[in-house]
The RNA shown here (Bacterial large signal recognition particle RNA) has 262 nucleotides and comes from a Candidatus Cloacimonadota bacterium. Model confidence (mean pLDDT): 79 of 100. Taxonomically the source falls in Candidatus Cloacimonadota (Bacteria, Pseudomonadati). Rfam family: Bacterial large signal recognition particle RNA. Gene Ontology terms of the family: SRP-dependent cotranslational protein targeting to membrane, signal sequence recognition and signal recognition particle, plasma membrane targeting.
Formats: sequence, structure tokens, C1' cells
RNA sequence: GCGUGCUAAGCGGGGAGCCAGCGGUGCCCUGUACCCGCAAUCCGCUACAGCGGGGCUGAAUUCCCGUACGAGAAUGCUGAUGUUCCUGUAGUGACUGAUAAGUGGUGUUGAGAGCCAAGCCCUGCGCAAUUAUGGACUGCGAACCAUGUCAGGCCCGGAAGGGAGCAGCAUUAAGCAGAACCCGUGAUGUGCCGCAGGUCAACUUGACUUGAGCUAACUGUCUGUUACUGCAACGAAAUAAGUAUCGACUAUGGGUGCACGC
Repeated sequence: GCGUGCUAAGCGGGGAGCCAGCGGUGCCCUGUACCCGCAAUCCGCUACAGCGGGGCUGAAUUCCCGUACGAGAAUGCUGAUGUUCCUGUAGUGACUGAUAAGUGGUGUUGAGAGCCAAGCCCUGCGCAAUUAUGGACUGCGAACCAUGUCAGGCCCGGAAGGGAGCAGCAUUAAGCAGAACCCGUGAUGUGCCGCAGGUCAACUUGACUUGAGCUAACUGUCUGUUACUGCAACGAAAUAAGUAUCGACUAUGGGUGCACGC
């Protein structure tokens, strides 16, 4: 050096998550890579960190190490951007309150204030009005079971005489209707009504006292509330970037055992 048979090793890897930690199942990336069983109320293991069974390749295109690249994951830090919550601040508009400098109104034909009285308001009583109902008034009003009178007829009696009683006529009960004069009772969406008491804050009116202001519509100034806008700060989540972290695929450099035969 060649050949044969073995062994280590390999037959996918990675990220987030989970976990004391490692690996797996599930998710995602890479991209093609033996099979079966187990597992999120998890499963297996312990730094040589999936376990059990079977199969294939086998010291190199395939295993191991370094370097480069950087799909993807992730968001710790840095500054930036826009959004948003809240706070502060400034401007503008609206509104509230205050003020009374200017304008206006009003005022010696008396402002404002003070005091007195009345009204408005409440309670009670009365009067009136309206209305309902009852009485009283007028009319109607009972086949018999209402009253009076009861023709005819009926009953009792020898007779004299007596009795019940329909229709009719007259009257009336319950009831119906009317009229609105009188009387009683009740009610009230009633009243330029009356009397007594209360309240008397405000307002209105009047009398008296005092004697120069009063008012706040407009402008101005100040306070407060509110809407919008600008600016500033804290916070929140987001976006893209840089940096830090892990990192598949790929490229490249290096490393790798035993036995026998020629």
C1' cells in the first nucleotide's frame, strides 16, 4: 500500500417553552433524514443525562473538532419614531362667580337703605255658587191576592133581615215622571266673599325717616369649570434599527482504533 473481518461512532439538527437540570412527546425553523412501543392532570433519565426491542452502514461524501456564513428564534440593553393613559403648562372658544375702570340705563319729579302696614302663602270657621240625593209639591199608577161604595148575579133564612163580593166609579201603596219655589244631608278642578289665627324667607304695593347713589346689558380685569390645540415630563404597549444571546443548512481546514492475510 492492497484485501478481509470487527469496534468506537452514525442512521438528522436547531429555537422558544416546560424543567433543579438534560433529553423526548406537542409548537416553530431548517429541509429529506431506518422501523416499532411509551409520554402534558406528561414520559424517561442524572452530568457518559430519553428508555426498551429490532435492523442497516461502518473508519470516512457519512464520525469528531475548529473557522466562516447566517434561515430562524428571542427581546435584556441603547437611542429613535408614532400612538395612548395621566399630570403640569400656554393659547383660543363657551359657561359660572367676583369687580366696577370705561360705555349704557336709572336717580333730588328722590337712588339705595331702614322701619311700619297690607297683599301673596298656610290652618280653621262661616257665607255664596255648582252638583248629587232625600223630604215636601204636581201628574200617572193594582184582572184577583189594596181601601171605600158596590148595579147585576151569589150565599144563609119561612119571612123580616143578614153576609161575602166581581165589573164599574172614586181614592191610594210600591213605583214612574215632572217642575224647579221651599226644607234637610253630602260633595267640590267653585269664589276680585267674610271672620279669626299662623308664617312673615323672598317678592309686590303703600305710608314715614334718611339723602346720592344704584344697576351689571356691553368692553376691561381676576377666579373657577369645560372643549379643542400646542409644548414638557413619568408610565404603558407597539414599530423598525443597533448591540448582546442561541443557532439549522452550507463552505472550508484538521483529526480518528483493533485483528489477520498478501